[in-house]
RNA sequence: AGAGUUUGAUUCUGGCUCAGAACGAACGCUGGCAGCGUGGAUUAGGCAUGCAAGUCGAACGAGAAUCCAUCGCUUCAAUCCUUCGGGAGAGAAAUGGUGGAGGACAGUGGCGGAAGGGUGAGUAACGCGUGAGCAACUUACCGUCAAGUUUGGGACAACCCUGCGAAAGCGGGGCUAAUACCGGAUGUGGUUUGCAACCGCAUGGUUGCUUUACUAAAGGUGGGGAUCCUUCGGGACCUGUCGCUUGACGAGGGGCUCGCGUCCUAUCAGCUUGUUGGUGGGGUAAUGGCCUACCAAGGCUUACGGGUAGCUGGUCUGAGAGGAUGGUCAGCCACACUGGGACUGAGACACUGCCCAGACUCCUACGGGAGGCUGCAGUCGAGGAUCAUUCGCAAUGCGCGAAAGCGUGACGAUGCGACGCUGCGUGGGGGAUGACGGCCUUCGGGUUGUAAACCCCUGUCAUUUGGGAGCAAUGGUCCCCGGGUUAAUAACCCGGGAACUCGAUAGUACCAAAAGAGGAAGCCACGGCUAACUCUGUGCCAGCAGCCGCGGUAGUACAGAGGUGGCAAGCGUUGUUCGGAUUUACUGGGCGUAAAGGGUGUGUAGGCGGUCUCGUAAGUUGGAUGUGAAAUCUCACUGCUCAACGGUGAAACUGCAUUCAAAACUGCGAAACUUGAGUACAGGAGAGGAAAGCGGAAUUCUCGGUGUAGCGGUGGAAUGCGCUGAUAUCGAGAAGAACACCAGCGGCGAAGGCGGCUUUCUGGAAUGUUACUGACGCUGAGACACGAAAGUUGGGGGAGCGAACAGGAUUAGAUACCCUGGUAGUCCCAACUGUAAACGGUGUGCACUUGGUGUGGGGAGAUUUGACCCUUCCCGUGCCGGAGCUAACGCGUUAAGUGCACCGCCUGGGGAGUACGGCCGCAAGGCUAAAACUCAAAGAAAUUGACGGGGGCCCGCACAAGCGGAGGAGCAUGUGGCUUAAUUCGAUCAACGCGAAGAACCUUACCAAGGCUUGACAUACAGCUGCGCACCCCCCGAAAAGGGGGCAUCCUUCGAGGGUGCUGCACAGGUGCUGCAUGGCUGUCGUCAGUUCGUGCCGUGAGGUGUUGGGUUAAGUCCCGCAACGAACGCAACCCUUGUGUUUAGUUGCCACCACGGGUGAUGAGCCCGUGAGCACUCUAGACAGACUGCCCGUGUAAGCGGGAGGAAGGUGGGGAUGACGUCAAGUCAGUAUGGCCCUUAUGCCUUGGGCUGCACACGUGCUACAAUGGCUGGUACAAAGGGAAGCAAUACCGCGAGGUGGAGCCAAUCCUCAAAGCCAGCCCCAGUUCGGAUUGGAGUCUGCAAUUCGACUCCAUGAAGUUGGAUUCGCUAGUAAUGGCGCAUCAGCUACGGCGCCGUGAAUAUGUUCCCGGGCCUUGUACACACCGCCCGUCACAUCAUGAAAGCUCUCUGCACCCGAAGUCGCUGGUCCAACCCUGAGUUUAUACGAGGGGGGGAAGGUGCCGAAGGUGUGGGGAGUGAUUGGG
Repeated sequence: AGAGUUUGAUUCUGGCUCAGAACGAACGCUGGCAGCGUGGAUUAGGCAUGCAAGUCGAACGAGAAUCCAUCGCUUCAAUCCUUCGGGAGAGAAAUGGUGGAGGACAGUGGCGGAAGGGUGAGUAACGCGUGAGCAACUUACCGUCAAGUUUGGGACAACCCUGCGAAAGCGGGGCUAAUACCGGAUGUGGUUUGCAACCGCAUGGUUGCUUUACUAAAGGUGGGGAUCCUUCGGGACCUGUCGCUUGACGAGGGGCUCGCGUCCUAUCAGCUUGUUGGUGGGGUAAUGGCCUACCAAGGCUUACGGGUAGCUGGUCUGAGAGGAUGGUCAGCCACACUGGGACUGAGACACUGCCCAGACUCCUACGGGAGGCUGCAGUCGAGGAUCAUUCGCAAUGCGCGAAAGCGUGACGAUGCGACGCUGCGUGGGGGAUGACGGCCUUCGGGUUGUAAACCCCUGUCAUUUGGGAGCAAUGGUCCCCGGGUUAAUAACCCGGGAACUCGAUAGUACCAAAAGAGGAAGCCACGGCUAACUCUGUGCCAGCAGCCGCGGUAGUACAGAGGUGGCAAGCGUUGUUCGGAUUUACUGGGCGUAAAGGGUGUGUAGGCGGUCUCGUAAGUUGGAUGUGAAAUCUCACUGCUCAACGGUGAAACUGCAUUCAAAACUGCGAAACUUGAGUACAGGAGAGGAAAGCGGAAUUCUCGGUGUAGCGGUGGAAUGCGCUGAUAUCGAGAAGAACACCAGCGGCGAAGGCGGCUUUCUGGAAUGUUACUGACGCUGAGACACGAAAGUUGGGGGAGCGAACAGGAUUAGAUACCCUGGUAGUCCCAACUGUAAACGGUGUGCACUUGGUGUGGGGAGAUUUGACCCUUCCCGUGCCGGAGCUAACGCGUUAAGUGCACCGCCUGGGGAGUACGGCCGCAAGGCUAAAACUCAAAGAAAUUGACGGGGGCCCGCACAAGCGGAGGAGCAUGUGGCUUAAUUCGAUCAACGCGAAGAACCUUACCAAGGCUUGACAUACAGCUGCGCACCCCCCGAAAAGGGGGCAUCCUUCGAGGGUGCUGCACAGGUGCUGCAUGGCUGUCGUCAGUUCGUGCCGUGAGGUGUUGGGUUAAGUCCCGCAACGAACGCAACCCUUGUGUUUAGUUGCCACCACGGGUGAUGAGCCCGUGAGCACUCUAGACAGACUGCCCGUGUAAGCGGGAGGAAGGUGGGGAUGACGUCAAGUCAGUAUGGCCCUUAUGCCUUGGGCUGCACACGUGCUACAAUGGCUGGUACAAAGGGAAGCAAUACCGCGAGGUGGAGCCAAUCCUCAAAGCCAGCCCCAGUUCGGAUUGGAGUCUGCAAUUCGACUCCAUGAAGUUGGAUUCGCUAGUAAUGGCGCAUCAGCUACGGCGCCGUGAAUAUGUUCCCGGGCCUUGUACACACCGCCCGUCACAUCAUGAAAGCUCUCUGCACCCGAAGUCGCUGGUCCAACCCUGAGUUUAUACGAGGGGGGGAAGGUGCCGAAGGUGUGGGGAGUGAUUGGG
C1' cells in the first nucleotide's frame, strides 16, 4: 500500500466481497509447563444452606457456667482415743446460704449499621462531563483557637411475679442504674433590635459599638501527698488523660443554581393552567410554584410526542479527522421483590431498618405469622455461553474501643477455565547403501530426506531427593535512657535502644543434586484474490463456496491419500466493531448524458456583501494564571533471570474559565464617497399582457339557379352520399373557429408561451446623454403568484377537427395502423386541477480569461444630394473553434474554463415514486415518502464485430432475357418411416446414384443356431513331448469343430542349437464407447478479396491510422491524395493443357513426289492394293517464338477506359491445378493412427443359414418416354481418349440371338477393340399409334462351389402408366447449353440408367440492376457479443417466499374523566389519658419537710379533613400479533 467482481475487450461511475487489527466471546479439532491478568454479556428470573456489621464493662444496672473463702446440713472416712458400747476426727463427696473471682447470654446507653460490597432495571435529565456561582446553605467523627463543664429531679428496660397465644410475639403489676430523660443557675459567646465605618456584581455583605429578650453542659478513668471532712470504704483538693457544652476558623464531604456539550425520529408541528410572572403566607439546612390564596396572561418551540440508552476518565480502530464502544480498574448517578410513605439521624426517604398495598414462596393448631442473594460461595431455570457452598484476617483499609483487641466473603491468597497477554520446552551436533515403507512416475527415476536408523553430546521444563526466603512495618509485655506536663524523682505523653511474641498463601518462590532423549504437536490451507500440487474415487451425484465461481468420466476448487505452505500450545470457524470505504467527502465527493438543478418568478427569515476615515474589541491573534483527579497512552530510568506485569519521574491531556495586550481582517457604532444598484430625460424596436371593435380567404350548412349519374375514398376496395337530383358550377345568406403569403436557428416574455388589422389601457428590456439618491446590493428555507395539454364543475357556444363508440376494409386474429361517420372535448365566461422529455435534460448573481464569421436593436465616426457599403461601441441571438476542463462524448466570453456568494438535489439495481400516515383536491389525482424481501450487479461514454423488413457504392447464371430440365408417369438408385430375430453403422444447407471404383457365399461390422478359449494374428519366458507342418481314409455333423485310424519321422556346424506341437504365465483381440479428449484428412463460407505485421503517429484506454478518401480494376489490380512509411499471407504471374508458327527427331506414324509389282479399265487416263525409296505434309514429342495496352486515334493529371491497325490469338485468349487469416466443439475413433474408459470361456475367434434387397407410405438424384425436328427398314460417311497376359482376341464355322467351337496376332503409335447422331432412299400419317416400353408367361446363354430368398444378358409372347406435367424449383453466357455415341476403374459375374473421361453435331439470349438470394467496401442505429435461430415484454397456469389491505379478535403501553381509598406527613379536633416544670393544696409533722387531689403549661391515644399508591368504571390514543379473503411484488 491494495485486490477480485458488470464487458468480446476498454475507460469511468457504482455497489458487493477479501486481505488488517481488536474482543468479558462461543463452537470444532488438539492440548506440556510457568508468570500476570480475566471469567453470568441472556431472566433486574426464582432461590435451599452457610457466612457478608458490629463494637465499647475506661457510660450503666443485673449477672449463668466454673473456681476460691466461709458457714450450715447429710453421707463416708485415714488416723487417734476407747469403758470395745462407742467417741473425737484431718480429709473427701453431695447440697444450701453468704462473700469474692470470673465474665457468657440478654438489656439500658454511646458510636457505627447512609461506609465498604453488588447491579445497570429505570433515566435523554443539570443525570453525566467541563467551567463557574451560593451576598441562598449544611457538615457527626478530625485539627486549631476562645470560654465553660454548676445545681436539682422523676422515670423506664433488664430482673421478679403474672396473663394471652400453636407460633411470631403481646399485655398487666412491682424493684433499679447511668455519659438515658427533665427542670433551675451562669452567659465568654450565639440569635434578636438600633447606629456608624468600610466594601461590593443587584438583592446586599463584613467589622465595630450599643441595648432588650432568649439560649449550654456529663461524666469516666489513672496517680498523688501537704490541708480539711469522713459512715474509715473514701471524699473534698492537686494533677494527667478521655469525654461533655457554647462559639469562631480550617480541612475534607454534601446540598442548590447557571453557561456550554451530551443518540435516532418531522410519516411527532405546535406544546403548556401551577402553566409563566408578581404579592402575601407556608415549608426547607438553604434559593425557588417547592406548596397555597389572590392578581396578571403569560412561557417554550427542534419545544411537545415516540424509540433507544446509565454518563465519564477511557477502550478498540484509524495516517489523522473521525467512527464504534463504555466489560475489568477509577469518578459520578440510579436501584435494592414491585409500587407508595415517612421515622430516626450530622447524613437516608435507608441492599442484609420501619409502615402500608400487591405478586410470589414458606410455616400454621386455620385464628394468624415469616421472607426478600442486583453481597461471597452455591442451586434451579433460560441460554451458544461464564468458576470453589475453599483458606486467612499475616498484609492494606474500614467500624468500635483509652488500649489490648474484636469484627470485616472489603481485602489478601489459593483453586477451576488455553478466555487473553507473555515467556520456556517438546532436544543439539554428526550421519548417504540417499535404507525400508509411503506417494508419484515418461518405468529411467523422483520425492518424503539428514528426515530415520546409527554415533557423540546437553540437561531447560516435568519427576525424585535435600536445603530454603522476602512480603514483618508496627503493636504488645518487661527493662533502660532523654524530653514534656506537674508541687512531684508518682502517673501520663513523646522520642530512642535491648529481649520476647504474631505468616493464610507455604515447605511455595529460589538454590543444589540424581537419572534418562527419556514424559511433552497439533490445527488450518494449497483455482484466483493468497504463500502452497499431484494421484485415486465420484460423475451437475455426493458435495464445496468469503466474492468470482467449481462438480454433467481425464476435477490442482468435492472426498481420501502423498507432498507442500502458514501459524504453533494452539489452529480454524462463527458473531461483533473500526479499517480498507475519498462508499456522507470538515480534512476529502458530486449533479449536460452515470444517482442528482426545484416548472418559473416575486420575496420574508437567514447567509454573504463596494471605497475611505475614526472609535470599539464580539470574532481573531499572542502572553500569563487557574483548572483539565488518579489510572491509561508516549518517553526516560528502574524492579521481578527476560517479557507480559509493576515502580519513579517527565511529557501529554489538542479543552474550559479568568486576565493582560494587539488592532491587520470580519463584526458593531459614527461620519463620508460613487464605481454596484436605482431614479429622471430623449428618440427608436418588438407575435410582451388585457379589453373592445373590425376584416378577408377557406370550410360546413341553408335557400335559389344551371345541370345529370354518379360522387367520395383507397395500395386496391367497401361502408357512406346520390334520380326525394348528389358531386360539379353560379348567386344570396348563416355560423363558428383559425389567421395563408410576409416568416427568418428573426423578435418579445421569468417560465408556460405569444402571429390578421385598428384603438384604448399597461409591464419590461436595450441604446444615448447629463443630472440626482448614496450600498439602497446578491441569493433566498418557509410563504405568495404564475404555470402547456389533458381533465373536473356550472353556464354559453359548436363550423371544422375529433378520444370513446359504430360501420367498412386489412389480417391467422386486428379491440390498431387505412376509410366512412361520430359523442365528450377543442372555443368563450366563472371556478378548480398544478402536472409534462415543464429540456439547453445545464439553478441564480457577479468578476476574469486568445479568436473568426453571421444575424436583430440602438449609438458614434467617416462619407454621400440622400441611402447603402465601410470602421467602431453597447445589448441580444446563432455557428465554428484556441487554451483550459471532461471518463469520453463534448463544452468552449451565451462555459461544462478560472473564482466568489447563496439556494435546491444525489449516495448500488429491483421492490417504488409504491404501501401506510399526514396535507391539498368535487373527483381524477397531486405533494411528502418507507420497509420486508431479492440480485451482484444495474449503469455512462467510447471501441471492435455482428445484425437491421437503415443508407450509399459494387459484384455473382443472383434476378431479368433465353435454352433445356426437375416437380405429374413407369423403372433404377439413395434416404426417412414402418416392419423385423436382424433389416449393421455414419452423414442438416455443406446427408440423400454419399462412405460403397461392384452386399448371391465371402465382403459383413447385424441376427439365429452350433462351436473354440494363449485363442484366426504378434512377441517373450518356463516346463514337457513327439516329431516337421502337411497329406490320405473312416465315423458324426449343415459346416466349423470333435473322435479314430493310416502314411511319414525335419534341418543341423551334433551344442537339445533352430523350427514345430502341448501345458502354464505375461498377453493377444474388439467395426465396443467417447470426432465434445486428439493427430491426420476433408467439407462450407469461397477462387469471395480479403487477413495481418514492424516502426512511427493519434487516443487515458480498448483501439485507430496504414487497409479510409477521389478514380480504376476480375482483384487491397493500379494511380493520385493522405501521419504514415514499409512488409507478409492472399490476387496476379510462375506450372499443366489447348489454340499459331519455327526448329529438331522420323518408328510401330505418314505417302505428296519418284521407282517397281498386282488388280480394274481399253495393255490408256484414272482409281485401288502392295513393295522400295523418302520425311514434303499429317501426326508424334522435345526445344523455342508469340501478346506486352507494345503501336495509332480519342479521352483522362495518372492509373486506365473506348475505338482501330496488324495478328492464329487482344486486353486475365479458353480450360485446369492452385483455396489467405479464420468460422461452423462442421464431418470422420467404421480407412489408418491415437489418450482415456469398457469386455476377456466374451463386446474376442470360427462356421452354417438368414439379413443389409423386407413395403400402406414420403423425399432426393437419375434413366426411358409421352412421339413426325419422330419411329421403323435398307444403304452410306467421319472420331478422340483409353484397355489388354488367370488378358484382349481376328479370319473362319455353328446359333434368329445372348453365345459357342476354334485359335492367327499382340506384353502393344505394330495385334485386338462395330462409333452414333448425320447423310441418301422407303414405309408409318397423329392414333395410346409401327409412340412408349413397364409388367408377366415361356424358352435359353454366361459367370460362379452355389443364381430360391438375390445376378446379368438373349429370343418368343404379353404391351401397363404416360398425350409435356400444380404450387414451386434446378442447370447453363460459347465450342457453352442441348443432343449423339465411345472408353475406363471396381469386377468371377453383375443391379452401371451411377462415377470418371473422350470425341461428333452444335444454338438462343443479356434492355439492365428496381426486386429475390449470396457476397465485398464505406456509413448509420443498437439494450445484440452463444452475436437476430440474438435480446426481451406482459398476461395466464402451478408452487414457494416476504409484504400491504381486510369484517374483526387478542395482548401491551398510555392520556382524560369519575369512583373507592391503605400507610403516612401536615392541618383541625381531642369530653379520654399523661411521672418530671409552675400554681394551689386536703392532710401528716414541734419544726424542716412530705404530700392525696385540683388547676395551668405542654403533650398523647383516638376522631376527622386535604393529598395520596394499588384497585375499579367509562372513553380515547400508540404499538405488536393474528384473520376467511384479496392486491401488487